[in-house]
RNA sequence: GCGCAACAUCCCCGCCGGUUGGGCGCAUUGCACUCCGCGCAGUGAACCGGCUGCGC
Numbered sequence: 001g002c003g004c005a006a007c008a009u010c011c012c013c014g015c016c017g018g019u020u021g022g023g024c025g026c027a028u029u030g031c032a033c034u035c036c037g038c039g040c041a042g043u044g045a046a047c048c049g050g051c052u053g054c055g056c
Stems, first nucleotide, its partner, number of pairs: 001056005011044001012042001014051007021043001023040004
């Protein structure tokens, strides 16, 4: 530098942080305009940065 994720309670999933979108809950609103918050979690979605490990 390039490729990869062995370790994993079927398989898939290395770790941390961030962004966008998705789900659930609470609150708010519910004619329109204005304002439009908080939390939860293996979210089997993508992207970005850093790090660990394996191979060449």
A computed fold for a 56-nucleotide RNA from Acidobacterium capsulatum ATCC 51196, annotated as nadA riboswitch. The prediction has a mean pLDDT of 78. Lineage of the source: Bacteria > Pseudomonadati > Terriglobia > Terriglobales > Acidobacterium capsulatum. Of the family's consensus pairs, 100% are formed in the model.